[in-house]
RNA sequence: CAAUAACUUCGGGGCAAGGUGAAACUCCUUACCGGCGGUGUUCAAGUGUUAUGCUUGUAAGUCCGUGACCCGUACUCUUUAGGAGACGGUGGAGCUGGUGUAAUUCCAGCACCGACAGUUACAGUCUGGAUGGGAGAAGUUGUUG
Numbered sequence: 001c002a003a004u005a006a007c008u009u010c011g012g013g014g015c016a017a018g019g020u021g022a023a024a025c026u027c028c029u030u031a032c033c034g035g036c037g038g039u040g041u042u043c044a045a046g047u048g049u050u051a052u053g054c055u056u057g058u059a060a061g062u063c064c065g066u067g068a069c070c071c072g073u074a075c076u077c078u079u080u081a082g083g084a085g086a087c088g089g090u091g092g093a094g095c096u097g098g099u100g101u102a103a104u105u106c107c108a109g110c111a112c113c114g115a116c117a118g119u120u121a122c123a124g125u126c127u128g129g130a131u132g133g134g135a136g137a138a139g140u141u142g143u144u145g
Stems, first nucleotide, its partner, number of pairs: 001145010017029003031125002033114002035066004043057005061112002070089004075085003078081001094110005116128003
């Protein structure tokens, strides 16, 4: 350093202001937010050459995947449960122009999207399942190479 096993810790943000109304953080005007891994013409640091290179970090809500929610199972486990696991299904949204060898990622402009249940009134933002689960991130120890 790589693989692997166990364990530990971490692991989601957001309606200010105004309008209507009996009632809305749910509607309307407007505002605000963007999980995780990958990619990468950004940015930063380092290094180096003939060289536009190399290394590390960083950079997408709408690209490629993925998680929560929900559904299923001729499978497995158990403490037999509305249980756990495994597997499968479902699972939102981006164009135009510019630069350039190269960009749905940069720059500019204009758009668009957001589980389930609840609610004096329809919810990405409130409340709840959830002191849950979780993609994954970091670390410790053991084993192997």

The RNA shown here (FMN riboswitch aptamer (RFN element)) has 145 nucleotides and comes from Oceanobacillus indicireducens. Model confidence (mean pLDDT): 79 of 100. The organism belongs to Oceanobacillus, within Bacteria.